[in-house]
RNA sequence: GCCCGCGAUGGGGAUGGAGCUCCCCGACAACCGCCCGGCGCACCGAUCCUGUGCCGGGCUGAUGGCUCCUACCGCACG
Numbered sequence: 001g002c003c004c005g006c007g008a009u010g011g012g013g014a015u016g017g018a019g020c021u022c023c024c025c026g027a028c029a030a031c032c033g034c035c036c037g038g039c040g041c042a043c044c045g046a047u048c049c050u051g052u053g054c055c056g057g058g059c060u061g062a063u064g065g066c067u068c069c070u071a072c073c074g075c076a077c078g
Base pairs, nucleotide, nucleotide: 010025011024012023013022016069017068018067019066020065021064033059034058035057036056037055038054039053040052041051042050
């Protein structure tokens, strides 16, 4: 220096933080929610379907799980 394996002290499990716990990745990695409409692209002989990109609109969730804190939203009362 190269190759293989293990693997954390590293990264991650769609919105902040704490404790416990489980899982994924091992870096060109893991991870980056769902729905509707318009337009483009791919697929097709063509249309539809499907996938994907952009634009616009809408919805759920502060957790992977459990227990909490904080923020946010709604309602009621003062």